[in-house]
Context: one part of a larger RNA
RNA sequence: GGAUGAAGGUUGGAAGCAUGCUUAACACAUGCAAGUCAAAUGGGAAGUGGUGUUUCUAGUGGCGGACAGGUGAGUAACGCGUAAGAACCUGCCCUUGAGAGGGGAACAAUAGUUGGAAACUACUGCUAAUACCCUGUAGGCUAAUGAGCAAAAGGAGGAAUCCAUCCGAGGAGGGCUAGCGUUUGAUUAGCUAGUUGGUGAGGUAAUAGCUUACCAAGGUGAUGAUCAAUAGCUAGUCCGAGACGAUGAUUAGCCACAUUGGGAUUUAGACACAGCCCAGACUCCUACGGGAGGCAACUGUGGGGAAGUUUAUGCAACGGAUGAAAGUCUGACGGAGCAAUGCUGCAUGCAGGUAGAAGGCCCAUUAGUAGUGAACUUUUUUUCCCAGAGAAGAAGCAAUGACGGUAUUUGGGAAUAAGCAAUGACUAACACUGGCCAGAAACCACAGUAAUAAAGAUGAUGCAACUAUUAUCU
Numbered sequence: 001g002g003a004u005g006a007a008g009g010u011u012g013g014a015a016g017c018a019u020g021c022u023u024a025a026c027a028c029a030u031g032c033a034a035g036u037c038a039a040a041u042g043g044g045a046a047g048u049g050g051u052g053u054u055u056c057u058a059g060u061g062g063c064g065g066a067c068a069g070g071u072g073a074g075u076a077a078c079g080c081g082u083a084a085g086a087a088c089c090u091g092c093c094c095u096u097g098a099g100a101g102g103g104g105a106a107c108a109a110u111a112g113u114u115g116g117a118a119a120c121u122a123c124u125g126c127u128a129a130u131a132c133c134c135u136g137u138a139g140g141c142u143a144a145u146g147a148g149c150a151a152a153a154g155g156a157g158g159a160a161u162c163c164a165u166c167c168g169a170g171g172a173g174g175g176c177u178a179g180c181g182u183u184u185g186a187u188u189a190g191c192u193a194g195u196u197g198g199u200g201a202g203g204u205a206a207u208a209g210c211u212u213a214c215c216a217a218g219g220u221g222a223u224g225a226u227c228a229a230u231a232g233c234u235a236g237u238c239c240g241a242g243a244c245g246a247u248g249a250u251u252a253g254c255c256a257c258a259u260u261g262g263g264a265u266u267u268a269g270a271c272a273c274a275g276c277c278c279a280g281a282c283u284c285c286u287a288c289g290g291g292a293g294g295c296a297a298c299u300g301u302g303g304g305g306a307a308g309u310u311u312a313u314g315c316a317a318c319g320g321a322u323g324a325a326a327g328u329c330u331g332a333c334g335g336a337g338c339a340a341u342g343c344u345g346c347a348u349g350c351a352g353g354u355a356g357a358a359g360g361c362c363c364a365u366u367a368g369u370a371g372u373g374a375a376c377u378u379u380u381u382u383u384c385c386c387a388g389a390g391a392a393g394a395a396g397c398a399a400u401g402a403c404g405g406u407a408u409u410u411g412g413g414a415a416u417a418a419g420c421a422a423u424g425a426c427u428a429a430c431a432c433u434g435g436c437c438a439g440a441a442a443c444c445a446c447a448g449u450a451a452u453a454a455a456g457a458u459g460a461u462g463c464a465a466c467u468a469u470u471a472u473c474u
Base pairs, nucleotide, nucleotide: 001474002473003472004471006470007469009467013346015344016343017342018341019339020338021304026302027301028300031298035063036062037061040060041059043057044056045055046054070257071256072255079182080181081180082179084177085176088174089173090172093171094170095169096168097167099165101135102134103133104132111124112123113122115120140149141148142147154163155162156161183229184228185227190220191219192218195217196216197215198214199213200212201211202210232254233253234252235251236247237246238245259280260279261278262277263276282293283292284291285290310336313334314333319330320329321328322327349379351377352376360369361368384413385412386411387410388409389408393403419463420462421461423459424444432456433455439446
């Protein structure tokens, strides 16, 4: 000199675009963040004089709650990065081939009874399905002349047809393996019994000591094992001519975690942030028998801290879930609010104007300076105030805009907007008052009567809606 997710001091006009708990992965009041389908299904309710149509819905059932969003505690590791591999899986979507025959038994809801303070729960009887089961058949798989395993569901419509369903074969994603790279310490030198390998068995979607029984005694290490400390990794970001060095906020990819520890269930996919079970800590309710909870989603509160925003708006766009669709849901997202936190550009006027005005500073005096600076005259309207017009973003015939009466534009009016630091040398910029006092100071150093170094005032200097300081990197 450059830089920052910065902080505090003084000051502060307006706009655009970004960014905003780096500390306690501390504790959390309240609201909201994942639902949807009645065109799967038997009921119930509303409405109607009745039928039909319509609307709502607890239950069974389907799909989705493994995405999106948050955080960086752990992790020095096939975690990440890079370039490879073989023994695997894949819902929805796209392309394509072949199908759906025949039967059956239940369980919720509901009704009746029962226990409980509650959360919830027990018994009896009835019932539907795209829920469940049996059987036939087909590719397919195992296996290898034999034989075995083993599918399916209907719904809407007057119909055409559409949607859904089963078995195969191809496009994208995921699991796994190994080469190389990936912080510091030797004041850590030895470490390791499922440990290293084999056989049998089990297990997995799949390979494998992944697990187990037996057998062998291996495996690893100064090319730094083990242990300890620290740390999410990368694309990137900052600095630098470069080589390096530092760093990993926002954005994007991967990983890990969801009050702490453990476990499985369901599923195409989880060992599951707003699912379940067990244990611990904490908070709350209780009739003391027992129960409820999890903001590292978005706001917000307390606490910690030098330090960081609204308990606001909309699904109009884009994306997602679901649905045949209309639609519903969506704190993702779109946009608004707050903050000079940063970057970028703009303004605080322009032109004329000397009696070189008054006050100020300087000064014996004339003078000099401030200084065309002001006043004054003409003029402009970025910004400001008032009034009028008013978008694009909407795809998809029409309708549909949160932002927003915003951006933009037309007319009129008036002047609403400059500070901070420094002025001995480094370093651009000097003389008065004061007297080793008060102070100042990064370093050298200054002040004891002429201080360009303290404080005030006058000038002049630097940057400017900022300015200087502190912290950190280069």